[in-house]
RNA sequence: UUGGUCAGCCGGACGGCCGCGGCCGCAGGGUCGAGGAAAGUCCGGACUCCAGGAAGCGACGGUGCCGGGUAACGCCCGGGCGGGGUAACCCGACGGAAAGCGCCACAGAAAUCAAACCGCCGGCCUAUGCGCCGGUAAGGGUGAAACGGUGGGGUAAGAGCCCACCGCGGGUCUGGCAACAGAUUCGGCACGGCAAGCCCCACCGGGAGCAAUGCCAAAUAGGGAUCCCACCGGGCCGCUUCUGCCUUGGGAUCCGGGUUGGCAGCUAGAUCCGGUCAGCAAUGGCCGGGGCAGAGGAAUGGUCGUCACCCCGCAGGGGGAACAGAAUCCGGCUUACAGGCUGACCAGGUGC
RNA sequence: GCUCCCAUCGUCUAGUGGUCCAGGACACCGGCCUCUCACGUCGGUAACAGGGGUUCGAACCCCCUUGGGAGCGCCA
Numbered sequence: 001u002u003g004g005u006c007a008g009c010c011g012g013a014c015g016g017c018c019g020c021g022g023c024c025g026c027a028g029g030g031u032c033g034a035g036g037a038a039a040g041u042c043c044g045g046a047c048u049c050c051a052g053g054a055a056g057c058g059a060c061g062g063u064g065c066c067g068g069g070u071a072a073c074g075c076c077c078g079g080g081c082g083g084g085g086u087a088a089c090c091c092g093a094c095g096g097a098a099a100g101c102g103c104c105a106c107a108g109a110a111a112u113c114a115a116a117c118c119g120c121c122g123g124c125c126u127a128u129g130c131g132c133c134g135g136u137a138a139g140g141g142u143g144a145a146a147c148g149g150u151g152g153g154g155u156a157a158g159a160g161c162c163c164a165c166c167g168c169g170g171g172u173c174u175g176g177c178a179a180c181a182g183a184u185u186c187g188g189c190a191c192g193g194c195a196a197g198c199c200c201c202a203c204c205g206g207g208a209g210c211a212a213u214g215c216c217a218a219a220u221a222g223g224g225a226u227c228c229c230a231c232c233g234g235g236c237c238g239c240u241u242c243u244g245c246c247u248u249g250g251g252a253u254c255c256g257g258g259u260u261g262g263c264a265g266c267u268a269g270a271u272c273c274g275g276u277c278a279g280c281a282a283u284g285g286c287c288g289g290g291g292c293a294g295a296g297g298a299a300u301g302g303u304c305g306u307c308a309c310c311c312c313g314c315a316g317g318g319g320g321a322a323c324a325g326a327a328u329c330c331g332g333c334u335u336a337c338a339g340g341c342u343g344a345c346c347a348g349g350u351g352c
Numbered sequence: 353g354c355u356c357c358c359a360u361c362g363u364c365u366a367g368u369g370g371u372c373c374a375g376g377a378c379a380c381c382g383g384c385c386u387c388u389c390a391c392g393u394c395g396g397u398a399a400c401a402g403g404g405g406u407u408c409g410a411a412c413c414c415c416c417u418u419g420g421g422a423g424c425g426c427c428a
Stems, first nucleotide, its partner, number of pairs: 001348010012307007020033005035323001039334002042332005047209004052243007060205005065079005080094001081092004095200002100198002102194003117140002119136006125129001148166006167189001168187008213264004223255007233247003257427003271290008309320004353424007362378004370408001380396005401417005
């Protein structure tokens, strides 16, 4: 200097004036007030209710190499294996197809208990025929995929028939917590693909969601229909077992009616910032500091000035500035995003 | 706000890995029929919401995005 890879961050700043919402104050006034995704609602939790608890089985759903982190996860970190790249680095739904079932269109002899179209080889004759019988699977052909691959020996031609190497599988040893890797030995090959088809194995999960849920007030037709149960039945998806609770006119669903009021839940939390220690890291411990939106038809805005960025113009000057916007809260993932900043690394060229 | 469902010609739909460059009905266009129109008859145009993945192969299976729809408050 050119090209590239990865990680982190910002998302205009300051001031004046006029406003909006919450809280504090008798008042003047003070103080706080959107995001990295507040989004999609795709996962995981907190919290609340569903009937109190314990155990087991089943169904259903999810996850899926190994180890670690975490409140938890389908997330994150580290490692293994496979693939891509010259490299930095990136990607991977990555358990099991020798437990079973199913599927593999068309083409092809054959899509997996097997089989042979062309070919190759041997034999036969009604003897050279597009003949018949047998052997074979090296070569051709079909297909997305063809029952190990390459080379040599062997043979009538061939074939794991035999041998070497590679692949595959089993055993042993070594390294590693493990996934796995390496070495060695045995087996002549038996084992095609698909599990984002059913399934098997291991692990996880009770259901619903803040319009959950609790309290107060107002108003109305305390109405109707269907179904269930009556001493047993019902009460978290079902069943079983144990121990309790509620209900004796009660329960379930639907239709109809009234009200669209107030309070709580509602924001201090797996919290944010700085330092330090442990750890490769994710992350965790300790110390110090900050006090951080809580609305409810729903606030977080407008304008002026200066500076900074981009565009137009010789200039005075003019214009632009992304994606988007809290609604119970938190940890992730995914998706959208104008423009800009910082750091580390790789490859090539050039100069000293 | 929360929970769930759906998307195939202009409209209503069939499909459930290959036999599907996707079938049917109505509509539209053209021919025949008729003096003309209608009816009838023959033929044609026309779609898998978008992107990515699994698979030899995707409308169909999986993921993301987009668009549309439904339900859920309190009292008695």
This is a predicted complex of two RNAs, RNase P RNA and transfer RNA, with 428 nucleotides together. Rfam match: Bacterial RNase P class A. By type it is a ribozyme. Rfam describes the family as follows. Ribonuclease P (RNase P) is a ubiquitous endoribonuclease, found in archaea, bacteria and eukarya as well as chloroplasts and mitochondria. The coordinates come from a structure-prediction model, not an experiment, and the mean pLDDT is 76.